[in-house]
Two RNAs folded together computationally: RNase P RNA and transfer RNA, 437 nucleotides in total. The coordinates come from a structure-prediction model, not an experiment, and the mean pLDDT is 76.
């Protein structure tokens, strides 16, 4: 240099004006709930998105016992916590660099396995080979070496040994147990031994093993304030609400003077609070291979009606069209808070920075 | 802000456990019949099953990401 390959970080930048939303101060007005004016100061993200997992938080019994049901599924470790993230194991793909992987069980047990195929599971004789027989074209039989069908056919090479032929015997390879070495462990190893060798595939089919998990969700829930006729009709007690698929249990309402549920009709649909200082950001040191922990300094950073967060001019960037050129014109990626974080995922024009492979070329 | 539910042809809608080339009806095209038109009959055309990735030998059907409609919830 070319190609490639892994990871971080930015995501227009300054400056003027004029605006819009929140706070706090001043200062007037007020019906005293609030509001105009003025200053100060603060005001979108890497994804605020999808809502796909996990939390905090709130109420139902601080949450109870079985069944169902749902999900996660190599080991260790981080973390509140997770299906997430770091490391590693194995596997499969690349020539490396690296990338990917729903990665427990298919001798517990049922179910599929189309079409082709002789035979789709504890199996099989179509062609082929080998034997007997015999009317010479065919029947018994014996073989899974070989040939043909499939996505998939019952371990491979090679020799022995057979009528022909097989793990039918023997070496090596591969497999399956078991001890032993390393590793915390997933495993991984040669060392040994044992077995000819044993039972396809499908669990993102049912299932079995482990484990996890109660529901609702800031339109949670508090507190005030306003409104009502607590109407009319039906249903209605082995009830009915907490409860959500069932049972059990438990608390609280009610059994015909009736809880409560369903339809219809009417009332009110404000204000406070939850709320933003937090598993927080930011810098320095330490401790770990790394996720990430730990002291320490410093910082305070949006909070609403769903509804602010903008525009516009000046210089600079950057991409496009024109144009030899000076220059002249348009344009700034996705997107876009609403109870609050950790994650995954999904969308992004352009830019910067570093690691790391293979090649070619110089020195 | 939160919950769910749909998605096959120009429209409606099948497609039971995954199995050969996805089917039906109405539209539409083309022929018979008629002087011409509707009807009737007879024949066709048309689909990447919303998209992608994955499991499986095999996917419209299983799983997981997305994307476009619709619904309810004080």
């Nucleotide at each position: 240099g070319u190609g490639g390959u892994g990871g971080g970080g930015c995501g227009g930048a300054u400056g003027g004006u004029c605006g819009c939303g929140g706070u706090u101060g001043g200062c007037g007005c007020u019906u005293c709930g609030g509001u105009a004016c003025c200053a100060a100061u603060c005001g979108a993200g890497g994804a605020a998105a999808g809502u796909c997992c996990g939390a905090g938080c709130u109420c139902c019994a601080c949450a109870g016992g079985g069944c169902a049901g749902a999900c996660u599924g190599c080991c260790a470790g981080g973390u509140a916590a997770c299906g997430c993230c770091u490391g590693g194991g194995c596997g499969c793909c690349g020539g490396a660099a690296g990338g990917c992987g729903a990665c427990g069980g298919a001798c517990a047990g049922g179910g599929c396995c189309a079409c082709a195929g002789a035979a789709a599971a504890c199996a099989c004789a179509c062609c082929g080979c080998c034997u007997g027989c015999c009317u010479c074209g065919g029947c018994a039989g014996g073989u899974a070496a070989g040939g043909g069908u499939g996505a998939a056919a019952a371990g491979g090479u090679g020799g022995g040994g057979u009528a022909a032929g097989a793990g039918c015997c023997c070496a090596c390879c591969g497999c399956a147990c078991g001890c032993c070495u390393g590793g915390c462990a997933a495993c991984a190893g040669c060392g040994c031994g044992u077995g000819g060798c044993a039972c396809g595939g499908u669990a993102a089919c049912c299932c079995c093993c482990a484990g996890u998990c109660g529901g609702a969700g800031c339109a949670a829930g508090g507190c005030c304030a306003a409104a009502u006729a607590g109407g009319c009709g039906g249903c209605g007690a082995u009830g009915g609400u907490c409860c959500g698929g069932c049972c059990c249990g438990g608390a609280c309402c009610g059994c015909c003077u009736g809880a409560g549920c369903c339809g219809c009709g009417g009332g009110u649909a404000g204000g406070c609070u939850g709320c933003u200082a937090g598993a927080g950001g930011u810098g320095u040191c330490g401790g770990g291979u790394g996720a990430c922990c730990g002291a320490c300094a410093u910082c305070c950073c949006a909070g609403a009606g769903a509804g602010a967060u903008g525009a516009c001019c000046g210089u600079c960037g950057g991409c496009c069209c024109g144009g030899c050129a000076a220059c002249g014109g348009g344009c700034c990626a996705c997107a876009g808070a609403a109870c609050u974080c950790g994650g995954c995922u999904u969308a992004c024009a352009g830019c910067c920075c570093c690691g790391c492979c293979a090649c070619g070329c110089c020195c | 802000g939160c919950c769910c539910c749909u998605g096959u042809a120009g429209c409606u809608c099948a497609g039971a456990u995954g199995g050969a080339u996805a089917g039906a009806g109405c539209a539409g095209c083309g022929g018979u019949u008629u002087c011409c038109u509707a009807a009737a009959c007879c024949g066709u055309u048309g689909g990447c099953c919303g998209g992608g990735u994955g499991u499986u030998c095999g996917a419209g059907u299983c799983a997981c990401c997305c994307c476009a409609g619709g619904g309810g919830c004080a």